[in-house]
Context: one part of a larger RNA
């Protein structure tokens, strides 16, 4: 370097946007750069291939003789790739109209529960377990009534649903923004796809520096189980979760499955949005386009399974893998306030 992989065996980056680079849609035309063809020269001898010949054979010698390839150079060809020069509209995008939606963000409002607190009734438990026991309480708990604040989450509807690039999103209403689909028609005319660097967003937990702190709670403190209990169990209970500006940069960030395009039986079911029949609407039936599920043929697979939302048939274009351990370790470098993150070996016994 070819050649094999990449759900689960090692192996798809957490996600997107894009920079070089790579690949590309249909018709004419130039041209010959790559591409083919013929020729020329040229790559020493030895060597290897192939015929004959010489040591008795052979190894060995020794004579002739190519092939196929490279590099230049001449002459040609012109289908495909590139290039030049014009045009299409079926990729892609734009403008007008419609329609779903927890899609973002910023304001406003809400109603119930839980704690707390204050006041009225009332008077011996209460809470907790498997059972208890630490706790709580005659300084009037709990249990009820009625008034205050507080902070968080937003029951039902809810769903196998809906969205968004992932990460994630739900009490309502509104303002601003983005993105999807569809119908019919106009417009631009390859303007695609894919992405090394690089940028951008990334649950949870951290972490800084102000706020808030109602409920449950890493740590801890007490009670109990128990042989022990640094644990499950009960009691209290900090950090943190909550807001607000920045950090961090990882997850089993999983569909364990990059992207994009085109092709490939069916059957169910549901969202969205067109049509057609039909009706006074409305529903049913039926058909397109996007998407969300189940279920199966062909085919793929080690099996499991997957099966038009492919793990099928192709084509592009990027990411990673290469026998278990040692190791996601040392050591360097970069980025972090720190925790740490990223890149990322080797020895070496062991084991194969």
């Nucleotide at each position: 370097u070819u050649g094999g992989g990449c759900a689960u065996a090692a192996a798809g980056c957490a996600u997107c946007u894009g920079u070089a680079g790579g690949u590309g849609g249909c018709u004419u035309u130039u041209c010959a750069a790559g591409u083919c063809c013929a020729c020329c020269g040229u790559c020493a001898a030895a060597u290897c291939c192939c015929a004959a010949g010489g040591c008795u054979c052979a190894a060995c010698c020794c004579u002739g003789g190519a092939c196929a390839g490279g590099c230049g150079g001449u002459g040609g060809a012109a289908a495909a790739u590139a290039c030049c020069a014009a045009g299409c509209u079926a990729g892609a995008g734009u403008a007008c109209a419609g329609u779903a939606g927890g899609a973002g963000c910023a304001g406003a409002g809400g109603g119930g529960a839980u704690u707390u607190u204050c006041g009225g009734u009332g008077g011996a438990g209460c809470a907790g377990u498997g059972a208890g026991a630490u706790g709580c309480a005659u300084a009037g708990a709990g249990a009820u009534c009625g008034g205050a604040a507080a902070g968080a989450a937003c029951a039902c509807c809810a769903a196998u649903a809906g969205u968004g690039a992932a990460a994630g999103c739900a009490c309502u209403c509104u303002c601003c923004u983005g993105g999807g689909c569809c119908a019919a028609c106009a417009c631009u005319g390859a303007c695609c796809c894919u992405g090394a660097g690089a940028g951008a967003u990334g649950a949870a937990a951290g972490c800084u520096a102000g706020g808030g702190g109602a409920g449950a709670a890493a740590a801890u403190g007490g009670g109990a189980u128990u042989a022990g209990a640094u644990a499950c169990c009960c009691u209290a209970g900090u950090a943190g979760u909550c807001c607000u500006a920045g950090c961090c940069g990882u997850a089993a960030a999983c569909g364990a499955u990059g992207g994009a395009u085109a092709c490939u039986a069916g059957g169910c079911a549901c969202u969205g949005u067109g049509u057609g029949u039909a009706u006074c609407g409305a529903c049913c039936c039926g058909u397109g386009c996007a998407g969300u599920g189940c279920u199966a043929u062909a085919g793929c697979u080690a099996a499991c399974g997957u099966g038009u939302u492919a793990a099928c048939u192709a084509u592009c274009c990027c990411a990673c893998c290469u026998a278990g351990g040692g190791a996601g370790u040392a050591g360097g470098u970069u980025c972090a306030c720190a925790a740490g993150a990223a890149u990322g070996a080797a020895a070496c016994u062991c084991u194969c």
The prediction has a mean pLDDT of 84. This is a predicted structure of a 352-nucleotide part of an RNA (small-subunit ribosomal RNA, central domain) from Trichopus zeylanicus subsp. travancoricus. NCBI's taxonomy places the organism under Eukaryota, Streptophyta, Spermatophyta, Liliopsida, Trichopus zeylanicus.